[in-house]
Molecule: Bacterial RNase P class A
Organism: Pseudomonadota bacterium
RNA sequence: CAAGCUGGCCGGGCUAUCGCGGUCGAAAAAGCAAUCGCGUUUUCGAUCGAGGAAAGUCCGCGCUCCACAGAGCACGGCGCCGGGUAACGCCCGGAACGGGGUGACCUGUUGGAAGAGGGCCACAGAGAAGCGUAUUGCUUCCCCCUCGGCCGCUCUCCCUCGGGGAGAGGGUUGAGGUGAGGGGAGCGAGGGUGAAACGGUAGGGUAAGAGCCUACCGGCGCGGCUGGCAACAGUCGCGGCCAGGCAACCCCCGCCGGGAGCAAGGCCAAGCAGGGGCGAGGUGCUGCUCGCACCGUCUCAGCCCCGGGUCGGCUGCUAGAGCGCCGCAGUAAUGCGUCGCCCAGAGAGAUGAUAGCCUAAAACAGAACGCGGCUUACGGGUCGGCUUGGACA
Numbered sequence: 001c002a003a004g005c006u007g008g009c010c011g012g013g014c015u016a017u018c019g020c021g022g023u024c025g026a027a028a029a030a031g032c033a034a035u036c037g038c039g040u041u042u043u044c045g046a047u048c049g050a051g052g053a054a055a056g057u058c059c060g061c062g063c064u065c066c067a068c069a070g071a072g073c074a075c076g077g078c079g080c081c082g083g084g085u086a087a088c089g090c091c092c093g094g095a096a097c098g099g100g101g102u103g104a105c106c107u108g109u110u111g112g113a114a115g116a117g118g119g120c121c122a123c124a125g126a127g128a129a130g131c132g133u134a135u136u137g138c139u140u141c142c143c144c145c146u147c148g149g150c151c152g153c154u155c156u157c158c159c160u161c162g163g164g165g166a167g168a169g170g171g172u173u174g175a176g177g178u179g180a181g182g183g184g185a186g187c188g189a190g191g192g193u194g195a196a197a198c199g200g201u202a203g204g205g206u207a208a209g210a211g212c213c214u215a216c217c218g219g220c221g222c223g224g225c226u227g228g229c230a231a232c233a234g235u236c237g238c239g240g241c242c243a244g245g246c247a248a249c250c251c252c253c254g255c256c257g258g259g260a261g262c263a264a265g266g267c268c269a270a271g272c273a274g275g276g277g278c279g280a281g282g283u284g285c286u287g288c289u290c291g292c293a294c295c296g297u298c299u300c301a302g303c304c305c306c307g308g309g310u311c312g313g314c315u316g317c318u319a320g321a322g323c324g325c326c327g328c329a330g331u332a333a334u335g336c337g338u339c340g341c342c343c344a345g346a347g348a349g350a351u352g353a354u355a356g357c358c359u360a361a362a363a364c365a366g367a368a369c370g371c372g373g374c375u376u377a378c379g380g381g382u383c384g385g386c387u388u389g390g391a392c393a
Stems, first nucleotide, its partner, number of pairs: 001389010012358007020049010031038002051364001055375002058373005063261004075257005080094005095110006111252002117250002119246003136190001137187007144177008153169007199217006218242002220239008265315004274306005279300001281295005322341003326337004
């Protein structure tokens, strides 16, 4: 310098004018109450005013109400080990077995299938799981076929008729059956099927074979030692134990889990209706007297009180597992400490528009009780660490 890997951070800035919402202060207006005051509206001033994801609402909590003796069952979730945290299915560090990349690095899986048990394993194939199979095949026996030997048992023929010979049949025995048959038994080595077929090589053994036996290798299990908190790793010995896969199928083991949600919940409370008490008068016509009108005189006007509670109002509501700097502990996640800061809180719901400059201002997108995560969307900028290749010193 080029190409990459990885971890953070920012996510428009400034000025001017106009506009919007909250809080505080001042003033004015009308209203209620009638001296204090109360809220509403308007104006002025000060100050504050969305995000890294405010989103999806997928996990975990706080908070609130309801339910709940204790224990168990059922149901659901989680699952290598250690740490962090209020908690988590999150984060950090590590382990085992894989996959990709020259590399930095990225990425998948993870309790138990060995014995508690059940289930499933398409197609093909003889056979798909502690038992089963024989198509091709190996071995052996019997039948059968061919050839030879032996016996001389039966029949026929011939002769020298004492006997002998020849042929056919029968019995027995040996060899063979290549290009060729039938049946029984043993076998799990070879071929073949399949994603997967019950270790591999060599020797022994056998009728032929086979962990059937032996040696070595591999796997698994058990025991010891060493290192590690642990998962686990290394090493030594023993056991022929050779054991298929799926637990995201049921199941077993361990741990965790009550339900609903701010439209939660709390407070105040017009009007109407209800209950109780007082009660013969009450209200209006400006204060008093008179008068008039209306409502009433127990089926009760009016006044007072009570409980629930509608419209409505207030609250919950933002000072918190908070933010920033620095220091310390820790590999890290994170924790502790000092100092500093206050950073939206509406209730039909504010945070915008225009102009100028920054070369261009354009991405995804907007709070509604709050917090920690995960996931998804996103134009661009910036900082640190590392890898590979090249050049130069």